[in-house]
Context: one part of a larger RNA
RNA sequence: GAGUAACGAUAAAGUGGGUGAAAAACCCACUCGCCGGAAGACUAAGGGUUCCUGUCCUACGUUAAUCGGGGCAGGGUGAGUCGACCCCUAAGGUGAGGCUGAAAAGCGUAGUCGAUGGGAAACAGGUUAAUAUUCCUGUACUUGAUGUUAUUGCGAAGGGGGGACGGAGAAGGCUAGAUUAUCUGGGCGACGGUUGUCCCAGUUCAAGCGUGUAGGCUGACUUUUUAGGCAAAUCCGGAAAGUUAAAGCUGAGGCGUGAUGACGAGUCACUAAGGUGAUGAAGUAAUUUAUGCCAUGCUUCCAAGAAAAGCCUCUAAGCUUCAGAUAAUAUGAAAUCGUACCCUAAACCGACACAGGUGGUCAGGUAGAGAAUACCAAGGCGCUU
Numbered sequence: 001g002a003g004u005a006a007c008g009a010u011a012a013a014g015u016g017g018g019u020g021a022a023a024a025a026c027c028c029a030c031u032c033g034c035c036g037g038a039a040g041a042c043u044a045a046g047g048g049u050u051c052c053u054g055u056c057c058u059a060c061g062u063u064a065a066u067c068g069g070g071g072c073a074g075g076g077u078g079a080g081u082c083g084a085c086c087c088c089u090a091a092g093g094u095g096a097g098g099c100u101g102a103a104a105a106g107c108g109u110a111g112u113c114g115a116u117g118g119g120a121a122a123c124a125g126g127u128u129a130a131u132a133u134u135c136c137u138g139u140a141c142u143u144g145a146u147g148u149u150a151u152u153g154c155g156a157a158g159g160g161g162g163g164a165c166g167g168a169g170a171a172g173g174c175u176a177g178a179u180u181a182u183c184u185g186g187g188c189g190a191c192g193g194u195u196g197u198c199c200c201a202g203u204u205c206a207a208g209c210g211u212g213u214a215g216g217c218u219g220a221c222u223u224u225u226u227a228g229g230c231a232a233a234u235c236c237g238g239a240a241a242g243u244u245a246a247a248g249c250u251g252a253g254g255c256g257u258g259a260u261g262a263c264g265a266g267u268c269a270c271u272a273a274g275g276u277g278a279u280g281a282a283g284u285a286a287u288u289u290a291u292g293c294c295a296u297g298c299u300u301c302c303a304a305g306a307a308a309a310g311c312c313u314c315u316a317a318g319c320u321u322c323a324g325a326u327a328a329u330a331u332g333a334a335a336u337c338g339u340a341c342c343c344u345a346a347a348c349c350g351a352c353a354c355a356g357g358u359g360g361u362c363a364g365g366u367a368g369a370g371a372a373u374a375c376c377a378a379g380g381c382g383c384u385u
Base pairs, nucleotide, nucleotide: 013031014030015029016028017027018026032382033381034380035379040362041361042360043359046342047341050340051075052074053073054072055071056070060068061067080141081140082338083337084336086119087118088117092113093112094111098107099106100105122139123138124137125136126135142334143333145331146330147329148328149327150326151325152324153319154318158314159313160312161311166301167300168299169298172294173293174292177288178287179286180285181284183202184201185200186199187198188196204262205261208257209256210255211254215250216249217248218247219244220243221242222241223240224239225238226237228236229235263283266279267278268277269276270275302305348357349356364376365375366374367373
């Protein structure tokens, strides 16, 4: 220079009350404004206590601070079903033997590890200052083990089936959701009018179990035979004969039950004014409609679109008063780890409480082709001079 520039999005504040030494900024109330395919809600990664409560204001906060993601202290994360672990494999890694190399080492079979993929099972309501598909209430489901009863050909690291998959397109059936009406409860206006074809609020409920629909797929069943499936096979594949017009598998949704329950606008009582307790009406219909479900379906195209296990079935060795298998039932088991909080962000990556970056899910109303755009709901904010 200079008490100058700046104080980090031009979404915006105002009034009253409270607390306090002190209030533009903290708390409460009423207005105002901003976002609303987000500036809301849930999560993966990442962070790691930042979560909640009390207390404090030196430093941190671009100002003040009674406030805080700051200091101090205390509290908080509850699982058979969510995720991991576990079983299975992909790319890839590793690799007994083995091959190569002077060595270091390189490659690689069997195997083994390795999810971003496949594999059993839970929903609704309530509850905390802070957790909940984890606690509680109600109603369910799955898989082993052991015992009993009944029936009985069981048995694998092997065979077969299945799992099991591309792009595009179109039509259909539905539901979530939405809208309107019905029904229930409340209201009747402090400038005029408003008992009316008026205004406001609510009209909700899952998994499971039963039924087996719109639709999709395959003709179905029996017997005989068989050079294939590295051996065997009653299984799969091939062949022959017979019977039959339906049968089997799958499949959203709906309906019934779950529910004589829960929730529920409101009303009443109490209150430390934050809430707590009690009680509780109606709880239906129509229209519309998804990018969600049926659907890994159907049609079509060429570039022809993972594997393995769980699962079903077949036998081999073997076992065959045993073991084993199937069904019912009873008892008992389901360990360990994660679970707070942030997550388009002041908590992650950017040296910062940084106008940058950050995968997935949800997707209300009016207008609109629309997830554009504008204005709003729920919800959240007014960006710390």

Predicted 3D model of a 385-nucleotide part of an RNA (large-subunit ribosomal RNA, domain III) from Candidatus Pantoea carbekii. The coordinates come from a structure-prediction model, not an experiment, and the mean pLDDT is 86. The RNAcentral record of the full RNA draws on ENA and SILVA.